Predicted 3D model of a 72-nucleotide RNA (transfer RNA) from a Patescibacteria group bacterium. RNAcentral holds the sequence, with entries from ENA. Lineage of the source: Bacteria > Bacteria candidate phyla. Rfam family: tRNA. Rfam classes the family as a transfer RNA. About the family: Transfer RNA (tRNA) molecules are approximately 80 nucleotides in length. Its mean pLDDT, the model's own confidence on a scale to 100, is 80.
[in-house]
């Protein structure tokens, strides 16, 4: 320099081109319990930027950034 994959919550993973993008842990609250853990109950939280197709894009194309990995 050139190829390939892969970027969704703090972490860890889902989502056939059409649900209010969803669980599991994490966290914050409230029950239980002498207390603490454990359980239950609710609760904040996420689609890497920036364009493009499309009635509709996490998703599909084009840059860019990032993160492996392969050739030279």
């Nucleotide at each position: 320099g050139c190829c390939c994959u892969c970027g969704u919550a703090g972490u860890u993973c889902a989502a056939c081109g059409g649900a209010u993008a969803g669980a599991a842990u994490a966290g914050g609250g409230c029950c239980c319990u002498u207390c603490u853990a454990a359980g239950g109950c609710c609760u904040a939280g996420a689609u890497a930027u920036a364009g493009g197709u499309u009635c509709g894009a996490u998703u599909c194309c084009u840059a860019u950034c990032g993160a492996g990995g392969g050739c030279a």